[in-house]
Context: one part of a larger RNA
């Protein structure tokens, strides 16, 4: 490169938007780039190829033929691509009417519980643990009663439930805001898919700067254990965890499964919306748009996927090509920095 291939063997960018570019629905006309066919010129000799011929043969000459990926010019043809042009309405998309929600943002509000303070009662223990012990307590603790302060999370509810493009989202209330789905019309008229580059988002921890600090808790002290524990337990405790603004760009960032569209038995649940039936029910069926357990066909090395396919097909991106050295060196590029990001060689198996 050609091929094969990406759930678990190597391999789906963590996720949208998106520019190039690639593909792109039905139909009417033209056009004739592409595409099919014929003509006509070239496509030098020589070699390579086939059929002859000459030197006894061969190699080697020698004849004519064949090839010559192409190229140009001209004529035709018009199913498909392409382009131009008019139509369409099924793909998309808009108004209509409603519906579900932990989708986002910003204010504001509570109530439990931990902790700390105060004051009452009240006395000798209270805490941990396998044991204990460091630690707390007579300067009166823990235990209970009141009341005050603060921070930070929101028990039931609660569901293989629900929303979101993925990180994610859970206590009320107001406002401000995205998307989704469901009906039945009416409109727009291919307005689509994909998406190198580029762009925004993006758990935790980290980091800078100003706040906050209850609870928990990396470093860190002590206690214990043990040969020894720079560990596992135990009493403490600083970033940190909270909030505002900015920075980082990484996760087993996972369904280990890129997006979107068709086709392909069936059962059973569950969420949301719609219809229909009568026996008006905590009903029964129908659809539909999610979401879960089974299972056929088929695929798979197997395990297992199986209308939410890992089945059968197109479109388009991205990735992989033994293991180690290495997701490492230099060197670009970003970052305040930690570091990301892109990405190798030699050597060796």
């Nucleotide at each position: 490169c050609u091929g094969g291939g990406c759930g678990u063997a190597a391999a789906g960018c963590g996720c949208g938007c998106g520019u190039a570019g690639g593909c792109g629905g039905u139909u009417u006309g033209a056009u004739a780039a592409g595409c099919a066919g014929g003509a006509u010129g070239u496509g030098a000799a020589a070699g390579c190829c086939c059929u002859g011929g000459g030197c006894u043969u061969a190699a080697c000459c020698u004849a004519g033929g064949a090839a010559u990926g192409g190229c140009a010019u001209u004529c035709u043809g018009a199913a498909c691509u392409g382009u131009c042009u008019g139509a369409c309405u099924g793909g998309a998309g808009u108004a209509u009417g409603g519906u579900a929600g932990a989708g986002g943002g910003u204010a504001g509000u509570g109530g439990a519980a931990u902790u700390u303070c105060c004051u009452g009662u009240g006395u000798a223990g209270c805490g941990g643990u396998g044991a204990a012990a460091u630690g707390c307590g007579u300067a009166g603790a823990u235990a209970u009663a009141g009341g005050a302060a603060g921070g930070a999370a929101c028990a039931c509810c609660a569901g293989u439930g629900g929303c979101g493009a993925a990180g994610g989202c859970g206590a009320c209330u107001a406002c401000c805001u995205g998307g989704a789905c469901c009906a039945a019309u009416a409109c727009u008229g291919a307005c689509g898919c994909u998406g190198a580059g580029g762009u925004g988002c993006g758990a935790a921890a980290g980091c800078g700067u100003g706040g906050g600090g209850a609870g928990c808790a990396a470093a860190c002290a002590g206690g214990a254990u043990u040969a020894g524990a720079u560990a596992c337990c135990c009493u403490g405790g600083u970033a940190g965890u909270c909030c505002a603004c900015g920075c980082u760009g990484u996760a087993a960032a996972c369904g280990a499964u890129g997006u979107c569209a068709a086709c392909u038995a069936g059962u059973c649940g569950u969420u949301g919306g719609g219809g229909a039936u009568c026996u008006u029910g905590a009903a029964u069926c129908c659809u539909u748009a999610g979401u879960g357990a089974c299972g056929c066909a088929g695929c798979u090395a197997a395990c297992g996927c199986a209308c939410u396919a890992a089945g059968u097909u197109g479109a388009c991106c991205g990735c992989c090509u033994g293991g180690g050295g290495a997701g490492u060196a230099c060197g670009g590029c970003c970052g305040c920095a930690a570091g990301g990001u892109u990405a190798a060689a030699a050597c060796u198996c």
Small-subunit ribosomal RNA, central domain from an uncultured bacterium, 349 nucleotides, folded computationally.
The full RNA is in RNAcentral, with records from ENA and SILVA.
Its mean pLDDT, the model's own confidence on a scale to 100, is 89.